Predicted 3D model of a 73-nucleotide RNA (transfer RNA) from a Gammaproteobacteria bacterium. The sequence is in RNAcentral, with records from ENA. The organism belongs to Gammaproteobacteria, within Bacteria. Its mean pLDDT, the model's own confidence on a scale to 100, is 82. Rfam family: tRNA. Rfam's curators write: Transfer RNA (tRNA) molecules are approximately 80 nucleotides in length. It is annotated as a transfer RNA.
RNA sequence: GGCCUAGUAGCUCAGCGGUCAGAGCAGCUAACUCAUAAUUAGUAGGUCAUGGGUUCAACUCCCAUCUAGGCCA
Numbered sequence: 001g002g003c004c005u006a007g008u009a010g011c012u013c014a015g016c017g018g019u020c021a022g023a024g025c026a027g028c029u030a031a032c033u034c035a036u037a038a039u040u041a042g043u044a045g046g047u048c049a050u051g052g053g054u055u056c057a058a059c060u061c062c063c064a065u066c067u068a069g070g071c072c073a
Stems, first nucleotide, its partner, number of pairs: 001072007010025004018056001027043005049065005
């Protein structure tokens, strides 16, 4: 330098053009308990890497850039 893959909540990930962007774990609150843990209920948390484009509509498609990993040279 070229090519491929990935980037979504604190972490691990789902979401392959339309419904409000979700799950598990973690966090917080409450119940339970002498207390802690476990359990149960509730709750908060997101500029969907960044900037453009296509579309009535984009996390999703296209382009460029950035970051991480891999392959080739």